[in-house]
């Protein structure tokens, strides 16, 4: 010192969260010693029981006791001093209460010091006696008696009063004769009491307070100043610099924290201050309005004979309560101090110690070395090891602590020692007596297994967990910290997140809608002077402790002691005189006036003007007019609409018109004229700083909107009809009221906006244009004032702003501090009213927000392309039938595939098999491999039982080798088999689909703070990111193209099974022969096509010509060939595979069913509905496959499908094999037919162990639905659509109308690119990033929470009026009383508390 969190990704900006320190703590787990601290933060809540203030006989009498007879002891009284201190507490108080500097009007016991003095007398009382009353505190009479207790004379000054004369005022004794006492005065110390400057809490949703209240004067009062009280006079005093009220609080030295400034806090220790149950009183005393004193009134407890009485732990302990939580009913007076006392002493729960607590800090310990078979065990494991781990045991050593044994201090200057036989010193024994807890996804140092499967749970923030969890739990390993560790709450700190140090405000939260001005701050040059701010010395205080340094002492540290240094502040003083500031002599640039000019919708008032609208009267004139996308309601034959002409109303000013002009904004626009604000420009002159800014406060303020009154053409909320629509309370259209217009009044708002306060001075330039000035005009420089664009330096998060600043500076004023709840609740203030104005909490989220990046995506532009539309042609969708798919049914109908991108798809062949399903029956190292051990057989032929597997007989039973051993088989063990079970969201490999669409990147280089751009965008061109040109880019790589295969044409090569023109021979025919390479053909090498020539166009690239040539022309024509990614596409059932399940079964054998079911839906196809057709008989041409388990010529048989003989052929040689539509004759003539061929029935063939569920195929017979097929919707651009046949693969057979190939025949159409689908590429807007199948906004059910309101209802505190009034004071007094001095009593005032009736405040609760 910083980190994580908003986004697909950046940045800023904002909020939340964590890393640190600290504590009077408490809570979980755990705990071996010492030391030194600390220890009711809650209920100022009740309190049992002990102690906690006494002492003095040397001040007085008494009584008792002992006595050596000299005396002593103790002890109620009555007297002194002390109890006002120590000790606890933090109710109360916002205050002269603390602090911290001063100040004059005071007191002051015990202590010091100095002066003087200590004199005569009296009368009396408690103890005691004795007599009484009460239950008990307690008390009543009567008598006796002392004193340092009381009283009086006397003396009196240096004392008090008083100008003076004068005139007041004391005392106490004791004894051992030394000393303690008393008493008046002054001084000092200490300690108190009073006033004053400053300082020191939160609210304005508390703005007025206040009558003893301000001051006087006068008396009274006090130790003392003073309204502290009082009588009388005056009308004062406090407050925006925050008064009065309400809430909270003991202040302060310190303490925690931070770099500091600061913030928080105010326990132990120290000062001070208040309080002693609760209030209110006063007496004693130097001192108190009194913690353990009195007396009253209230509350609460007690006793108690009901008559009365007693009580106050916020002292030690202790006890109940309360509460997360805080100790022993303990030793001692042995130090320190205190109190009395002459002393001895005695009292001290202050104090010193001891107990309990890890509650804090600090210090020690649980051992040390060695030890590698890296044991075991335990975890992981690619099975190979790896880790735990030198760790451990084992050997060798020490003994701090702790345990036992002995010694023994200091603390005490002479005795006196609670701690304590403590502390420290010595010796023994023995590794012995001692380690836990947090965490292990990021932040944050530390990882694997196994368990659970949005469940258990974790979570400080983000967020984990939904079958492979490094994040829950539990091991193993690991990390930190350690006698503790973690949690929890609190404070600071990080947080520049209140910003003085040290923040902002155009878009992020934040500039009042503008002015003018009061208070206030803050001001141009100069001269003098003054010292208030200012700076410097000195002095005084700043309390001690504590922090800081520096020694010191306990072994060390904590801790303790000593020294010293710091202290912000306030005081007094002395100096300086530059800034501020006062006061003062002056300037003139700021500001302001004065004179002269122009512009100009500035303002307000009068009068006026023409277009037009719409009414009204009148002409002409006829049937529609009007309005929309299209109608339609409306007007119209009672004459609209159109026109023509006449008036009438009333608003509101076309063009001019301009990023022109004016105004502070708001806002101003036909012309005239009156009054009238302010600004610019010149030019000299006046004033002499008159100035900015501007809290409160005043005016002004758009539309709407409210009041009287007026006005009303158009228009136009509301309304109303008429359409649109799923509805349409909207958008359109017909109507139409308020209102818009005037006047006067009131409201005070707006995206009142340049989302950007006023003033001022400084900081590159270009460029336009208002107004003036340079005599004038034209044109141009240049100078003031506005008004805009672009831009420099700079600024900023960027986007942009840039002299009109959002740059740089200075002054004043406003305003923000995370979103939401809310500008909303409540209170107040303003309004008639709407409603403004100030303005929050509960509660909730981890964000919410600026700007700019890439995408995606728009019923957004702009360019282009595809059988996307368009245009032809045929289909599907309607029938039958055949397959396939949901669905359904079932014991099973095995399992995948589902929008494009499944549905004749895996399956290119389900009767058994296949086969994964289902039923039943067997089997358990298994149906198959391979490795070991042992046997010597198995197979194999035949029986019999069983549906079969499969079980039981009989026959038969080894070879090979010299051995080792092998070969085949069977048993046996183990390593190890098997699973079409699950994950395709763990995976590989393969595929599909965008799409054969042009695109996808990448080095280096430049631009950006980034994420990204550039390149690849631009102007053409291509099929193409195909090339050209330009360009801060410049090259490059996968994609395209090509390069590879058919094919079209040519040539050369070869010539058999291929072919036959020419020659020749044969046949009834045939390349059948013999020969032949000329042709076709086979099938190997070449050639050829490249915009190459030519002509326009064009910078080029390239386009364009029915152009030439050419077989073939601008990619000839197909095919292979699939970039970077999408889609968690699709397959774990082709295989592979990781993980998880089964193992006498989720595996293996077997029979049999099942997959072929069958109200329905949907896909693809086959067949047709017929005449461009059906049928019959002739008859013609192909490619390219395939065949020995096979293809089969022929020839027989049979109507057929086949049969049954059978030649050829491993195939350019035989065979399948007829090709078919086609062409020719011939019928049938539009009907459910000679169209159609489902459906059935018989009868038959094949194929197989086997055709029942379930096969094909034949002949016969039967003869259904269908008459071109609704919304929709599909395929193709040339050898293509359509239409005809062919032949493989799988395959015993075949359900194939499918799939994959093969020729034969052979069209139509494309104007075009609006629009619908899909895709490029540029651009734009976004609140979308799972990206539009997105995001999100309200109602409205349900439960929950907070909160306002609300008839009410119940508490609080405080205040004001009345009534009653205790104690105590004070005044007064005629009774009574005492020798008196007074004292009761009594009345008067004061007053605490109780009452009562109101009313304002503040809380609790309330149905709704």
């Nucleotide at each position: 010192a910083g980190a994580g969190u908003u986004u697909g990704a950046u940045u800023c900006u904002g909020g939340c969260u964590c890393a640190g320190a600290a504590c009077g703590a408490a809570c979980g787990c755990u705990g071996g010693c010492g030391g030194c601290a600390u220890g009711c933060c809650u209920a100022a809540c009740a309190c049992a029981u002990g102690c906690a203030a006494g002492u003095c006989g040397a001040a007085c009498g008494a009584g008792a006791c002992c006595u050596u007879c000299g005396g002593g002891u103790c002890u109620a009284g009555u007297g002194g001093c002390g109890c006002a201190c120590g000790g606890g507490u933090g109710c109360g108080u916002a205050a002269c209460g603390c602090g911290u500097g001063g100040g004059a009007a005071u007191c002051u016991g015990c202590c010091c010091u100095u002066a003087g003095g200590u004199u005569c007398g009296g009368a009396a009382u408690a103890a005691c006696u004795c007599a009484g009353g009460g239950a008990a505190a307690c008390u009543u009479g009567a008598g006796c008696u002392a004193a340092u207790a009381c009283c009086g004379g006397a003396u009196g000054a240096u004392g008090u009063c008083g100008c003076a004369a004068g005139a007041c005022c004391a005392a106490a004794g004791a004894u051992u004769u030394a000393u303690c006492g008393c008493c008046u005065a002054a001084g000092g110390a200490u300690g108190a009491g009073c006033c004053c400057g400053c300082g020191u809490a939160g609210g304005a949703u508390u703005a007025g307070c206040u009558u003893g209240u301000u001051g006087g004067u006068g008396a009274g009062g006090u130790a003392a100043a003073g309204g502290c009280u009082c009588a009388c006079c005056a009308a004062g005093g406090c407050u925006a610099c925050g008064a009065u009220c309400c809430u909270u609080a003991g202040c302060u030295g310190g303490u925690c924290u931070g770099a500091g400034a600061g913030g928080a806090u105010g326990a132990u220790c120290a000062g001070c201050c208040a309080c002693a149950c609760u209030g209110g009183g006063a007496c004693u005393g130097a001192g108190a309005c009194a913690c353990g004193g009195c007396c009253c009134a209230g509350a609460c407890u007690c006793c108690u004979a009901c008559g009365g009485g007693a009580g106050g732990c916020a002292g030690c302990a202790g006890u109940g309560g309360g509460g997360a939580a805080u100790a022993u009913u303990g030793g001692a007076c042995a130090a320190u101090g205190g109190g009395c006392g002459a002393a001895a002493g005695c009292c001290u729960g202050a104090u010193c110690c001891a107990g309990c607590a890890a509650u804090g800090c600090c210090g020690c310990g649980u051992g040390a070395g060695u030890g590698a078979u890296g044991a075991a065990g335990g975890c992981c494991c690619u099975a190979g090891g790896g880790u735990u781990g030198u760790a451990a045991a084992g050997c060798u050593c020490u003994u701090u602590u702790a345990c036992c044994c002995g010694g023994g201090a200091a603390g005490a200057u002479a005795a006196u020692g609670a701690c304590u036989g403590u502390a420290c010193c010595g010796g023994g024994a023995g590794a012995a007596u001692a380690a836990g807890c947090c965490c292990c996804g990021g932040c944050u140092a530390a990882c694997u297994c196994c368990g659970u499967g949005c469940c258990a749970g974790c979570a400080g923030c983000c967020g984990c967990g939904g079958u492979a969890a490094u994040a829950c739990g539990g091991a193993g390993g690991g990390g930190g910290c350690u006698a503790g560790c973690g949690u929890u709450g609190u404070u600071c700190g990080g947080a520049a997140u209140u910003a003085c140090u040290g923040g902002g405000c155009g878009u992020a939260a934040a500039g009042c809608g503008c002015a003018c001005g009061u208070a206030g701050g803050c001001g141009g040059c100069u001269u003098u002077g003054u010292a208030a701010g200012u700076u410097a010395g000195a002095g005084g205080u700043g309390a001690a402790a504590g922090c800081c340094c520096g020694g010191g002492g306990c072994u060390c540290a904590a801790c303790c002691c000593c020294g010293g240094a710091a202290u912000a502040g306030c005081c007094u003083u002395u100096a300086a005189g530059a800034c501020u500031g006062c006061a003062u002599c002056g300037c003139u640039u700021g500001a302001a006036c004065a004179c002269g000019g122009g512009a100009g919708a500035g303002g307000u008032g009068a009068g006026u003007g023409g277009a037009a609208u719409u009414c009204c009267g009148a002409g002409u004139g006829u049937a529609g007019a009007g309005g929309u996308g299209a109608a339609a309601u409306u007007c119209g034959u009672a004459g609209a609409u159109a026109u023509u002409c006449g008036g009438a109303a009333g608003a509101a000013c076309a063009c001019c018109a301009g990023u022109g002009g004016c105004g502070a904004a708001g806002g101003c626009g036909g012309c005239u004229c009156a009054c009238u604000g302010g600004a610019c420009c010149g030019u000299u002159g006046u004033u002499g700083a008159c100035g900015c800014u501007g809290a409160g406060g005043u005016g002004c303020g758009a539309a709407a909107g409210c009041g009287u009154g007026g006005g009303g053409a158009g228009c136009a909320a509301a309304c109303a009809g008429g359409a649109u629509u799923a509805g349409a309370u909207a958008c359109c259209c017909u109507g139409g009221u308020a209102g818009u217009c005037c006047a006067c009044a009131c409201u005070g708002u707006a995206a009142a906006c340049g989302a950007u306060g006023a003033u001022u001075a400084c900081u590159c330039g270009a460029u336009g244009u208002u107004g003036g000035c340079g005599a004038u005009a034209c044109a141009c420089a240049g100078c003031c004032a506005g008004c805009g664009u672009c831009u420099u330096a700079g600024c900023a998060a960027a986007a942009g702003c840039g002299a009109u600043a959002a740059g740089u500076a200075a002054u004043c004023c406003a305003c923000c501090u995370g979103g939401g709840g809310a500008g909303u609740a409540c209170g107040c203030c303003g309004g008639c009213a709407a409603c403004g104005g100030u303005g929050a909490a509960a509660c909730u989220c981890a964000a919410a927000g600026g700007a700019a990046u890439u995408g995606a995506c728009g019923g957004g532009g702009g360019u282009c392309c595809g059988c996307a539309c368009a245009a032809u042609c045929g289909g599907u969708g309607g029938a039958g039938c055949a397959u396939g798919u949901g669905g359904u049914u079932u014991a099973a109908u095995u399992c995948g595939a589902u929008g494009a991108u499944a549905c004749g798809c895996g399956a290119g062949g389900a009767a058994c098999c296949u086969u994964a399903c289902c039923u039943g029956g067997g089997c358990u190292a298994g149906a198959a491999u391979g490795c070991c051990u042992u046997u010597g057989a198995c197979a194999g032929a035949u029986g019999c039982a069983g549906u079969g597997a499969u079980g039981u007989g009989u026959c038969g039973u080894u070879c090979c080798g010299c051995a080792a051993g092998g070969a085949c088989a069977a048993a046996g063990a183990g390593c190890a088999a098997g699973g079409u079970g699950c994950u395709g969201c763990a995976u590989g490999g393969c595929u599909g689909u965008c799409g054969u669409c042009a695109g996808c990147u990448c080095g280096u280089g430049c631009c950006g703070u980034g994420a990204g751009g550039u390149g690849u965008u631009g102007g053409g061109u291509u099929a193409a990111g195909u090339c050209c040109c330009g360009c801060a880019a410049c090259g490059a790589g996968c994609g395209c193209a090509a390069c590879c295969c058919c094919u079209a044409u040519u040539u050369u090569u070869a010539g058999u099974u291929g072919c036959c023109a020419g020659c020749a021979c044969g046949u009834c025919a045939u390349g059948g022969u013999g020969g032949g390479g000329a042709c076709u053909c086979u099938a190997a090498a070449a050639a050829g096509a490249c915009u190459g020539c030519c002509u326009g166009c064009g910078c080029a690239a390239g386009c364009a010509g029915a152009g030439a040539g050419g077989a073939a022309g601008g990619a000839g024509g197909g095919g292979a060939u699939g970039a970077c990614g999408u889609c968690a596409a699709g397959u774990c059932a082709u295989c592979a595979u990781g993980g998880c399940c089964c193992u006498u079964a989720c595996g293996c054998c077997c029979a049999g069913g099942g997959c072929u079911a069958c109200a329905c839906a949907c896909g693809u196809g086959c067949u047709a509905c017929a005449a461009u057709g059906g049928c019959g008989u002739a008859u013609a041409c192909a490619a390219a496959g395939u065949g020995u388990u096979g293809c089969a010529a022929g020839c027989u048989a049979g109507c057929g499908a086949u049969a049954g003989c059978a030649a050829g052929c491993c195939a350019a040689u035989c065979a399948c094999a007829a090709a078919a539509a086609g062409u020719a004759c011939g019928u049938c003539u539009c009907a459910g037919u000679u169209c159609g061929g489902a459906u059935u029935g018989c009868a038959g063939g094949c194929u197989g162990c086997a055709a029942c569920u379930c096969g094909c195929c034949u002949g016969c017979a039967u003869g259904a639905a269908g008459u071109u097929g609704g919304a929709a919707u599909c395929g193709c651009u040339a050898g293509u659509a359509a239409u005809c046949g062919u032949a493989g693969a799988u395959c015993a057979g075949c359900a194939a109308u499918g799939c994959u190939a093969c020729g034969g025949u052979g069209a139509a159409u494309a104007c075009g690119u609006u629009c619908c689908c899909g895709g490029a590429c540029c651009u734009u807007g976004u609140a979308c990033a799972c990206a539009c199948c997105g995001c999100c906004c309200g109602u409205c059910a349900a439960g929950c929470c907070a909160u306002g309101g609300a008839a009410g209802u119940u508490g609080g505190g405080a205040g004001g009026a009345c009534c009653u009034g205790a104690a105590g004071g004070c005044a007064g007094u005629a009774g009574c009383u005492g020798u008196g001095a007074g004292g009761c009593g009594c009345u008067g005032u004061u007053u605490a508390g109780g009452g009562u009736a109101a009313g304002a405040c503040c809380g609790a609760u309330g149905a709704c």
The prediction has a mean pLDDT of 85. The RNA shown here (small-subunit ribosomal RNA) has 1408 nucleotides and comes from a metagenome. Its Rfam family is "Bacterial small subunit ribosomal RNA". Its family is annotated with structural constituent of ribosome and ribosome in the Gene Ontology. The sequence is in RNAcentral, with records from SILVA.